[in-house]
The part of an RNA shown here (large-subunit ribosomal RNA, half B) has 1171 nucleotides and comes from a soil metagenome. Rfam family: Bacterial large subunit ribosomal RNA. The coordinates come from a structure-prediction model, not an experiment, and the mean pLDDT is 83. RNAcentral holds the full RNA, with entries from MGnify.

Context: one part of a larger RNA
RNA sequence: CCCUGGCCAAGGGAAUUCGGCAAAUUAGCUCCGUAACUUCGGGAUAAGGAGUGCCUGCCUUGAAGAAGGCAGGUCGCAGUAACGAGGGAGCGCUGACUGUCUAAUAACAACAUAGCUGAUCGCUAAACUGUAAAGUCUAGUACGAUCAGUGAAUCCUGCCCAGUGCAGGUACCUGAAAACCUCGUUCAGGGGGAAGAAGGGCCUGUCAACGGCGGGGGUAACUAUAACCCUCUUAAGGUAGCGUAGUACCUUGCCGCUUAAUUGGCGGCUUGCAUGAAUGGAUCAACGAGCGCUCUACUGUCCCUGGCCAGGUGCCGGUGAACAUUACAUCCUAGUGCAGAGUCUAGGGACCCCUAAUGGGAAGUGAAGACCCCGUGGAGCUUUACUGCAACCUGUCGUUGGGUUGCGGCCAUGGAUGUGCAGCGUAGGUAGGACCUGUCGACACCCAAGCGCUAGCUUGGGCCGAGGGAACCAUGAGACACUACCCUUCCGUGACUACGACCCUAACCCCUUCGGGGGGACACCGAUAGGCGGGCAGUUUGGCUGGGGCGGCACGCCCUCGAAAAGAUAUCGAUGGCGCCCUAAGGUCAACUCAACCGAGUCAGAAACUCGGUGAAGAGUGUAAGAGCAUAAGUUGGCUUGACACGAAACCGCACAACAAGGUUUCGUGAGACGAAAGUCGGGUCUAACGAACCAAUAUGCCUCCUAUGGUGGGGGCUAUUGAUGUCAGAAAAGCUACCCCGGGGAUAACAGAGUCGUCGCCGGCAAGAGUACAUAUCGACCCGGCGGCUUGCUACCUCGAUGUCGGUUCUUUCCAUCCUGGCCGUGCAGCAGCGGCCAAGGGUGAGGUUGUUCGCCUAUUAAAGGAGAUCGUGAGCUGGGUUUAGACCGUCGUGAGACAGGUCGGUUACUAUCUGUUAGGGGUGUCAGUGGUCUGAUGGAAAGUUGCUUUUAGUACGAGAGGAACAAGGCAACGGCGCCGCUAGUCUACCAGUUGUCUGACAAGGCAUCGCUGGGUAGCCACGCGCUAAGUUGUAAGGGCUGAAAGCAUCUAAGCCCGAAAAACACCCAGAACAAGAGACCACAAUUGGGCUCCAAUAAAAGAUUGGUUCGAUAGAAGAGGGGCGUACGUACCAAGGCAACGAGGUACUCAACCCACUCUCACUAACCG
Repeated sequence: CCCUGGCCAAGGGAAUUCGGCAAAUUAGCUCCGUAACUUCGGGAUAAGGAGUGCCUGCCUUGAAGAAGGCAGGUCGCAGUAACGAGGGAGCGCUGACUGUCUAAUAACAACAUAGCUGAUCGCUAAACUGUAAAGUCUAGUACGAUCAGUGAAUCCUGCCCAGUGCAGGUACCUGAAAACCUCGUUCAGGGGGAAGAAGGGCCUGUCAACGGCGGGGGUAACUAUAACCCUCUUAAGGUAGCGUAGUACCUUGCCGCUUAAUUGGCGGCUUGCAUGAAUGGAUCAACGAGCGCUCUACUGUCCCUGGCCAGGUGCCGGUGAACAUUACAUCCUAGUGCAGAGUCUAGGGACCCCUAAUGGGAAGUGAAGACCCCGUGGAGCUUUACUGCAACCUGUCGUUGGGUUGCGGCCAUGGAUGUGCAGCGUAGGUAGGACCUGUCGACACCCAAGCGCUAGCUUGGGCCGAGGGAACCAUGAGACACUACCCUUCCGUGACUACGACCCUAACCCCUUCGGGGGGACACCGAUAGGCGGGCAGUUUGGCUGGGGCGGCACGCCCUCGAAAAGAUAUCGAUGGCGCCCUAAGGUCAACUCAACCGAGUCAGAAACUCGGUGAAGAGUGUAAGAGCAUAAGUUGGCUUGACACGAAACCGCACAACAAGGUUUCGUGAGACGAAAGUCGGGUCUAACGAACCAAUAUGCCUCCUAUGGUGGGGGCUAUUGAUGUCAGAAAAGCUACCCCGGGGAUAACAGAGUCGUCGCCGGCAAGAGUACAUAUCGACCCGGCGGCUUGCUACCUCGAUGUCGGUUCUUUCCAUCCUGGCCGUGCAGCAGCGGCCAAGGGUGAGGUUGUUCGCCUAUUAAAGGAGAUCGUGAGCUGGGUUUAGACCGUCGUGAGACAGGUCGGUUACUAUCUGUUAGGGGUGUCAGUGGUCUGAUGGAAAGUUGCUUUUAGUACGAGAGGAACAAGGCAACGGCGCCGCUAGUCUACCAGUUGUCUGACAAGGCAUCGCUGGGUAGCCACGCGCUAAGUUGUAAGGGCUGAAAGCAUCUAAGCCCGAAAAACACCCAGAACAAGAGACCACAAUUGGGCUCCAAUAAAAGAUUGGUUCGAUAGAAGAGGGGCGUACGUACCAAGGCAACGAGGUACUCAACCCACUCUCACUAACCG
């Protein structure tokens, strides 16, 4: 010097900045006074004023300590004198408030909250914990407990139940196991059936459950708009409100206010990308270390810095780490290079060492990058991913007993029942059958019951007192006279059995006053079965990829090109195709010849059909393309099924290793088709048209097991076929991570570099055009050619065991495609002012408003307010507003976890400098014996000046006028530079004074409280103050000329010559014998000369150094004087409001006193001695 912490600053007063961050202001008490708004409580210490010390006396209250007041006096710049101690006001957003929170980057708008609402729950409750025993809630009981949402209050809370939930219902459908029925003669296993729980289907309710809440067209007498109409459509189509918002992309919306100027703020409008009603909407007093804006006061935040103090730093003594460290290391520039080099190449530079600084570089140190990608890595979370598990619901069985009743099934038994037409009629079937029944009461009649086809039948009772019925006739398939065996339907009883309801008590459970009471075969519990089941768990969630994702499929095949004349050959290369089709569009035998055009022919035309001609293919060949095909593979017809069975080999698949499915070709055996035959035929003229194992099904037989045999049923094996894996050699499989982690990658992205330069910027060629005429004063289309490396891309070459990322700030430097200043040319240049161009990089290029902004817009100035580079220069220099961690809100998307180059509030910036570079200061060596001094100046640096205004020229030149220059010479100013402190200003922790609190008993004199605070202030240091800041020379640039040819002219040029700029060089200024290694010159000394240490010091100074002095001396100190600061000391005397007095704040005089000084002079008193 600098850092950290303090003190103070003239004038201005937020111009600083993301932002008044930081600092300053305010401050106690008493009195006065106090707005909008308001939930009437507040707001409020609102705001804004006045007073405040000390002394004397008196009054009031009180027992007193004490408290309150009145009057007078008195000092100071200042009386809450120090300490302590709100700056205030206004508008908006947001959350009501007090409270809580991420221990260690977030204190917030997040959480909580009272209030509001919904849901569950009657107590052995619901909810919760636990494997269980048990426990919490709770020793509580619906005015309660639990769960969920919202979040005081006020005004309100619209529509939608289609989806997803939740709840209720359920005729019917579906629905497991067990049990039941049944088939299999019995039945191991098996098949079938009925019944049927929860759940689901189905129906209903429910949105303060999860959630959701449209589009198009037309229309009014200016236009615009649309109360109105039409239409599509939905579960419903967003109501009241609010609205460019913490939600609005466009957007800095438009208008107004605020400002000189406003991406800010406020008020409106509002077509709201994508507001909106307890995922609450709107308003709102009070409150807030919340967020935004404004005003006032205040200030070093700034213009623009300066001074002072303390502690570090520095030096001396003591003690003494860590990080880091491949090697070497004197570098700079350019180049090269894995594309950013101290070490390579070239050039330059370069003696050795130390100290203090600085932080440009060592792509510095720190941490196997957190971003990005990759890994058949991990973890956390989510869900309608996959697969399970707990829990819960439900059925069955066990625990598990007794009874009543109802309703079924089956068997047995008893009794009844039976209407086609015809027929006396209510004829169940078949068989037997000629008789059966009756005083043990027949027929008939009455009553009652049941059935019923409304005809009647059956049964019971009464009455009655002797018959009644069949056969026979008719009808018909068949005669109830009677008997037997059966069928349909119904009833009774019994055995077995299923289901339902109810009762009981003794298992079991609960309560208990221990006497009993309540529940009860339920529940609990156990087993099993179905349902539900992110509550929990384990996992998965593909690949390619000009990073990844999104997109696509280049993931299996086929044709052509690429493909470079064998074969093979890549890209998210180019043009296309396949995942079939066809019983003929296959096989064979035979026959025929196409497309197009020309001529002729009824309707008939350009084009229908027929005939003739030309016609190697321009047609056709199922489907892409290529190859092929007329002997046809094309067209037509006949007969057919070779679109065969079994087997083998080779080839393609897959070049050069291996390999599956699949495909192709050839051959053998068998059986066939067509053909007279030779022959051809194992699909389609060839190249695409495809799929493993397991599993299942089917077919054909054969073998085998349950089984010693037969039947039935089932299982296994062999062969063939079918069913799919298209991520196509084939896992069974969704997401989020910003809470993240690990292993790796510069094999791969974001920043920067590098390459490229489409884009970008600049320039040029040609000149259509316009410029009244005229391309080229000026502007210049279409087209074409370059340069630059600033924009944006592309590439993925360096870096992922890390090169810190936007903007600002600070500070430096370079380029020129020049914004100003200088010199010129042209002009559609009269002058002034311009426009275009040429040379030129010396200097300059500023201040504000909004925004994080770069940029841009705006304001007032200015000569001008240029563009760009330096790792988008600069974070081991700063900042941290933006971006880009963790918190939180809104909109949108998503079921959700979460996401968003959408918005918003908040949010740790490490490093003691080894080398190098730079700025300074020293030590050493060499320079041929040394020492001291004075110079020269190679070289290096440089801006030392730059610019404006104004006066004269001159109201002149010019111009019709209006206007209005220049050369040259002056004056002033701004900025920059160098210096200074006489003035002004600041500081001045030397100093002087005032004064508060307290302590040293009081005074005096002091300590502490930021130097306690306050008022002054010398030297010094300083800016806001003052001084200075010249004239030139040389060669040139653009340009202007002279002479002058090539080219008898012309020509500034070719030879030659002259001018010409803030640029260059010199001069001026600074450093400079240093290693200028070619090591300079001159002078002095010549013998211990000189130097150093020691000593006193400052004009010097971190340490060193430098400079001065050392008794022959004013170097420092002391003393005296001068000058300066403060402002009149202590003490004593007198005065003083008062008071009876004691006393008494204070005043006056002695006293321009006392005290002090870093400056100057005088003066050897002290120390510069001895070495």